[in-house]
Notes:
The RNA shown here (small-subunit ribosomal RNA) has 1390 nucleotides and comes from an uncultured organism. Rfam family: Bacterial small subunit ribosomal RNA. The sequence is in RNAcentral, with records from ENA, Greengenes and SILVA.

């Protein structure tokens, strides 16, 4: 859109269409009767019932009252009455207009519709008087009548309304004043009714901080959720009550409305129309549309409650009983139940065994709740109409009238519930978690992706946090999320918080309003108790019963409802009256201290300027210096003299004030305090929103004044800059009067008053005592330490931050922001009050441990300083980076990578690169089949791996087959590919620095702490001592090795003193063990001894003895633990990744490239040298595929040779610096040796890229090195030479040995590193931390900008719809009056 939710009564009235009968008919009809819709008049009802919450912050609404200031249809009860006239007028009928809605006119009608008249308990006035009514119908019996439903008029009740009142009902004061009918009062109107409820005059009141007024939200409640309560939040559904009806206005009719489904008008919208006019109003029930995260059937039924009308039957109800649609909510059932291990499969996990899913499952045996079919079947109905029957009072009698019994129709849900019969486990499980709050864990994919997340937080390659799967938990027809509210939250604190540092005491003081308030009697009763009673509807909520199987859910009873009223009564307490009291508080008198305030007046010192004088070159500043100032004479010194301004010593943890604050000294004004007698007032008291006053500094204003200081400003400096710190000028101001500001870390970060609570020690005024002194005792200030107690700690602690009372302020995470507006204040600068958006997960407060400091004490170390030599410049060598390259494989990168892994790259190695092969594989196990040697040796091809071809050639056996080896097939090998931030190992480094810890006790809420701090000492946390510690461990020393010294044993291959033999010579040889030597065992060194200091310690100087003296020297040894430090390329190892290749074999090539850096190292630059020759003296090593002599040859690398040697034996092997002696003479050389030419040697298949060596011949830079910068304290540096590992060959590196041998150290300021203890910390990834601005880019807002534009409000004024009162004399006008005429009385439009 559509339908339906208010009709109903013919027993109020007139009466029509239709329809049936019956005559009659001209067949068109017409006449009587019987029924009888819709309409109309009329009555009642349509103010109820149903919806919604927009308005409203109000007597709206709760609650307790009044109403003597009112109404009240229908209902109960009760008196009384209901006579007797009139005139219309709808509907009808005829007629006009109009599309329609609908109007108009003309006839003629009835009523329980209207109007006179008569009566009158009633009203009003009261002196009489004056007004106000009404209708019948139906039944019954008919002779007057009788019922009964109406009708009027009174009176009582009930029921609903109306209107007053006290109390309570939400924010915002950044809203502080509102207010003119506004307060009252008198005349008069108006209501049902009181009232400025209007209206005239008249006073000039009324509200308000106990919050008017203004804004903003809102319907009130009974209730309802949550709370342990107090509270705090709500106000759907139930049921009370308001308030609306499309927005606004307004009024008729009615008992009741200013009326949802009535009327008027005015407006938006929508519909219809012939354009001229018309209709409508779901916030009733369904139903649509739009908005939205969303939100139900265009359903049955009047059967049951209830409701309108009617006598009734009965009609009407979308009220309402039902069904329907949503797991929305609450409830209750169910999806099965028992047995039932081979612990089955499948999944999932694990190396694997196995677990696990799990009696779960399937199997076997029940059962049927529920589910389909069928059947059966309550209860909701009670009666009403109407019968039968019976009492009752009245009546002639009927209808009736008020009661009791028994009958009697009616079921929408509904194929009800319920019971039965069959069937058959048969028809029924899901949803969220599993990282910690919080029950439950594993694999896998992902790799700060993809996502999770309530809060902390998960995800970068092993995710218990992401997604998947297995398991598991937790709840179940529900789960889980997402919103709301309480709660936890004592996080607004009435119950039940705070304010010293966390946020929070107003900067201070008088002081109004309020708050509280000393004794003692007496009265009162307003608070306070306590009795009675009346409300506190019902429902709900609670407590006891009952009904539905049971619950939900529903009846019935009972108590509660902490509240408000009326009443009686008590009188401690508080409040009030009256009267008294001296303790609080105040006034007098006496005494006392003091920078308290205000005005005058007066001093010296210092400064600075001025004038004069001595006097001469510098003053002055500063870490240094300049500006500055000075020969026009400064500083400096002496006299004068002038201004300002502040008050040394006293002076103090001292003194006064309320706070700010107050400091020469007198004088005068003046304010508070303290003490001790005594006396007098009588509670005067305390506290304090507003409010007033006082208020450091700086700033304003007028006038003054200015010395010295001194913002701005100028200048010099500093500096990267230095708008700054330091310097030299310096202008406001700094003072003085007056009048503003009104703020400070206005701090004790501690608000005022009383009270009450162990002590010690100063110190300031007093007093009492005491001959004084110390000392006592008291009051009042002021200061420190500490008991109880407090507190988070710190720390306060009779001056409270203990314990209480009384008042006041004031806070509620951080930023934002003390901003921004609004107001108030100020001359201005500012000030008071003070938000919000946004955003963060913090911010804070104490105090702990660490690291840190350009903090502070101690203290060490080649750390600095003293030295002594390098390096950084040359030239090569070697590593790096960077370049280049087909590759220049990899790592290793401050200190702690860079002669590092590499203790040795021509091929190999090798990992890199190109080319050329293999694919169970170059290696390694195993299985199964074949085949047999496999392998050497000769040859082709070919770079070569690799192929082809010859020749040779197995081994045990139990004869099955083993071994060995080649294929060939599957597991699998293989990987110097990733990740050292997945690991082990192992190493660097802080550091050979003295740390680090731990048990028990003990402090402390705790993090922690003590011990291990302190006082010495020491190379050492090395010892001593003291001490709430009192022990231990892992570092430290010690114990191992090697040096140094002696002894004893031993005695070759070593060694020769004596004796002895030989030689040219030689321990050569007999022999010795004496000495070196070797190697094994002892001894020695312990502050033991002496002096000294120390505390009588520990120890430390400093002597003696002694080869050595205070850990003798030197190694090796490395605490907890830091750097994600290195190292997956020594090994090992998890993930991942590669599989005809990222494995693997083979040539060449590269790792050796070179404009360039760097870092380590050789040589050198020369004369303390070079070159030539002569002579000397080591130590520790190594040799069999090795050293390799002696001869020999070569100018030499070396070549032949080949004795000896598996070594104290032979060889390498010559030490070298060094000595003697010669040159060279200062020079790019006779220094240096690079580079290049030529000819060699060696190794090795092979020295071309790319090997060392030697000869000749060349002779390049380089004359001691810039800025930094390394190393070293004694057998060390420096210097010199030998060895050795690696090796085939190939060291200036690397590990070793000896040889010669210095210098210097005041001392810890200062760099650098480290260790103790103390402090500050806003760091903790720990100063390479934190962390603050601007600027540049991107985006967002938001400002400003020429304007434009909309809304809402207030106020003062214009027009002005519809309607209400008023007024009016303009039209009509039946009923009444009238001599029925004129005409009046009313009345209606206008």
């Nucleotide at each position: 859109a559509u339908g339906c939710a208010a009709g109903u009564c013919g027993a109020g009235g007139g009466g029509u269409a239709g329809a049936g009968g019956c005559a009659c008919u001209u067949c068109g009809g017409u006449g009587c009767u019987u029924u009888g819709a819709g309409a109309c008049c009329g009555g009642c009802g349509g103010a109820c019932g149903g919806g919604u919450g927009a308005g409203u912050a109000a007597c709206g609404c709760g609650u307790a009252g009044g109403u003597a200031a009112u109404c009240u249809g229908u209902c109960u009860u009760u008196a009384a009455g209901u006579u007797g006239g009139g005139g219309a007028u709808a509907g009808c009928c005829c007629a006009u207009g109009g599309a329609a809605a609908c109007a108009u006119g003309g006839g003629g009608u009835a009523a329980u519709a209207c109007c006179g008249a008569a009566u009158a308990u009633g009203c009003c006035u009261u002196a009489u008087g004056g007004u106000a009514a009404a209708a019948g119908g139906a039944g019954c019996g008919u002779u007057u009548g009788c019922u009964u439903c109406g009708c009027u008029u009174g009176a009582a009740g009930g029921u609903g309304a109306g209107c007053c009142u006290g109390c309570g009902u939400c924010u915002g004061a950044u809203u502080a004043g509102c207010u003119a009918g506004a307060u009252g009062g008198u005349g008069g109107g108006g209501u049902a009714a009181a009232a400025g409820c209007c209206u005239a005059c008249c006073a000039u009141g009324g509200c308000g901080a106990c919050g008017a007024u203004c804004a903003g939200u809102a319907g009130c409640c009974g209730g309802c959720c949550u709370g342990a309560g107090a509270g705090g939040g709500u106000g759907g559904a139930c049921g009370g009550c308001c308030a609306c009806a499309c927005u606004g206005g307004g009024a008729c009719u009615g008992a009741g409305a200013c009326a949802c489904g009535g009327c008027c008008c005015a407006g938006a919208c929508u519909c219809c129309u012939a354009c001229g006019g018309g209709a409508g109003g779901c916030a009733g029930c369904a139903g649509c549309u739009a908005a939205g995260a969303a939100u139900c059937u265009u359903c049955c039924g009047c059967a049951a409650u209830g409701g309108a009308c009617g006598c009734a039957a009965g009609u009407c109800u979308g009220a309402c009983g039902g069904a329907g649609c949503g797991a929305c909510g609450c409830c209750g059932c169910g999806u099965g139940g028992a047995c039932g291990a081979a612990g089955a499969a499948u999944g999932u996990c694990g190396a694997g065994a196995g677990a696990u899913u799990g009696u779960a499952a399937a199997g076997u045996c029940c059962u049927u709740u529920u589910a389909u079919a069928c059947g059966u079947g309550a209860g909701g109905a009670a009666u009403a109409a109407g019968g039968u029957u019976u009492g009752u009072a009245g009546g002639a009698a009927a209808u009736g009238a008020c009661g009791g019994a028994c009958c009697g129709a009616u079921g929408a849900c509904g194929u009800u519930a319920g019971c039965g019969u069959a069937u058959g486990a048969a028809u029924a499980a899901g949803c969220c978690c599993c990282g910690g709050c919080u029950a439950a864990u594993u694999c896998c994919g992902u790799g700060c992706c993809a996502g999770c997340a309530g809060c902390c937080g998960c995800g970068g390659u092993a995710a218990c946090a992401c997604g998947g799967a297995a398991g598991g938990g937790g709840c179940g027809a529900g789960c889980g999320u997402u919103g709301u509210u309480c709660g936890g939250a004592a996080u607004u604190a009435u119950u039940g918080g705070g304010c010293g540092u966390a946020a929070a005491g107003g900067g201070c003081a008088c002081g109004u309003a309020g708050g509280c308030g000393g004794a003692u009697a007496c009265g009162u009763a307003a608070g306070u108790c306590u009795g009675a009673u009346g409300u506190g509807a019902a429902a709900g909520a609670c407590c006891c019963a009952g009904g539905c199987u049971c619950a939900a859910c529903u009846u019935g009873g009972g108590g509660a409802g902490c509240g408000c009223g009326u009443u009686g009564g008590a009188a401690a307490c508080u409040g009030u009256g009256u009267a008294u009291c001296u303790g609080g508080a105040g006034u007098c008198a006496c005494g006392g201290a003091g920078g308290g305030g205000g005005a005058g007046u007066u001093g010296g010192a210092a400064u600075u300027c001025c004038u004069a004088g001595u006097g001469u070159a510098g003053g002055g500043g500063u870490g240094a210096a300049a500006u500055c100032u000075g020969u026009u004479g400064a500083u400096a010194u002496u006299a004068g003299g002038a201004a300002g301004a502040a008050c040394a010593c006293c002076g103090g943890a001292g003194g006064c004030g309320a706070a700010g604050g107050c400091g020469a000294a007198c004088u005068c004004c003046u304010g508070g305090c303290c003490g001790a007698u005594g006396a007098c007032u009588g509670a005067c008291g305390c506290u304090g929103a507003g409010g007033u006053g006082c208020g450091a500094a700086a700033g304003c204003g007028u006038a003054g004044g200015g010395a010295g200081c001194g913002a701005a400003c100028a200048g010099g400096a500093u500096u990267a800059g230095a708008u700054a710190c330091c310097c030299u000028g310096g202008u406001a101001g700094u003072c003085u009067a007056c009048g503003c500001c009104g703020u400070a870390a206005a701090c004790g970060a501690u608000g005022u008053g009383c009270a009450c609570u162990u002590g010690g020690u100063g110190u300031u005024g007093g007093g009492c005592g005491u001959u004084g002194a110390a000392u006592g005792c008291u009051c009042a200030g002021u200061g420190c330490c500490g008991a109880a107690g407090c507190a988070a700690a710190c720390g306060c602690g009779a001056u409270a931050a203990g314990u209480g009372c009384a008042c006041c302020g004031c806070c509620u995470g951080g930023g934002g922001a003390g901003u921004a507006u609004g107001c108030c204040g100020g001359c201005a600068a500012c000030g008071g009050u003070g938000a919000a958006a946004c955003u963060c997960a913090a911010a804070g407060g104490a105090a702990u441990u660490g690291a840190c400091g350009g903090g502070g004490g101690c203290c060490c170390g080649c750390a600095c300083a003293a030295g002594c030599g390098g390096u950084g410049g040359a030239g090569c060598a070697u590593g790096u980076g960077g370049u280049u390259u087909a590759a220049u494989u990899c790592g290793a990168u401050g200190a702690u990578a860079c002669g590092c892994g590499a203790g040795g790259a021509a091929c190999c190695u090798u990992a890199c690169c190109a080319g050329g092969g293999c694919u169970u594989g170059a290696c390694a196990u195993a299985u199964a089949g074949c085949a047999g040697a496999c392998g050497a040796c000769u040859u082709u091809a070919g770079a070569g791996a690799u192929a082809g071809a010859g020749u040779u050639u197995c081994c045990c056996u139990u004869c099955g087959g083993g071994g060995c080896u080649g294929u060939u097939a599957u597991a699998c090998a293989g990987g110097u590919g990733c990740u050292g931030c997945a690991u082990g190992g192992c190493u660097g480094u802080c550091g050979u620095c003295a740390g680090c810890u731990c048990g028990u006790g003990c402090c402390g809420u705790g993090a922690g702490g003590u011990g291990u701090u302190g006082g010495g000492u020491u190379a050492a946390g090395u010892c001593c001592c003291g001490c709430a510690a009192c022990g231990a461990g892992c570092g430290c020393a010690a114990c191992c090795c090697u040096u140094g010294u002696u002894g004893u044993c031993u005695g070759u291959u070593g060694c020769c003193a004596g004796c002895a033999u030989g030689u040219a010579a030689u321990g050569a040889u007999g022999g010795g063990g004496a000495c070196u030597c070797a190697g094994a065992c002892a001894a020695g060194a312990c502050u033991g001894c002496c002096g000294g200091u120390g505390a009588c310690a520990a120890a430390c100087c400093g002597g003696a003895g002694g080869a050595a003296g205070g850990u003798g020297g030197g190694g090796a040894c490395g605490a907890c633990g830091u750097c994600a430090a290195g190292u997956c390329a020594u090994c090992a190892u998890g993930g991942c990744c590669c599989u005809u290749a990222u494995g693997u074999c083979c040539u060449g090539g590269g790792c050796u490239a070179c404009a360039c850096a760097c870092g380590u190292g050789c040589u050198a630059c020369a004369a303390u040298g070079g070159u030539u020759g002569u002579c000397a003296c080591a130590a520790a090593g190594c040799g069999a595929a090795g050293c390799g002599a002696a001869g020999u040859c070569g100018c030499g690398a070396g070549g032949c040779g080949g004795a000896g040697c598996a070594a104290a034996c032979c060889g390498c092997a010559a030490a070298a610096a060094g000595u003697c002696a010669a040159c060279c003479u200062c020079a790019g050389u006779a220094c240096a040796g690079a580079u290049u030419g030529g000819a060699g040697u060696c190794u090795g298949a092979a020295a071309c890229u790319c090997g060392a060596c030697u000869c000749c011949a060349u002779g390049g830079a380089g004359g001691u090195g810039g800025a930094a910068u390394c190393g070293c304290u004694a057998g060390u540096a420096a210097u010199c030479g030998c060895g050795c590992a690696u090796c085939a060959g190939a060291a200036u590196g690397g590990c070793g040995c000896g040889g010669u041998g210095a210098a210097u150290a005041c001392g810890u300021u200062c760099c650098c590193g480290g260790g103790c203890c103390u402090u500050g910390u806003a760091c903790a990834c720990a100063c390479c931390g934190c962390c603050c601005g601007u600027c540049a880019c991107a985006c967002c807002a938001c400002c400003c900008g020429a304007g434009u534009u909309g809304g809402g409000g207030g106020u003062a004024c214009c027009c002005g719809a519809a309607g209400u009162c008023g007024c009016u004399c303009g039209u009509c006008u039946a009923a009444c009056c009238g001599u029925c005429a004129a005409g009046g009385a009313g009345g209606a439009c206008g």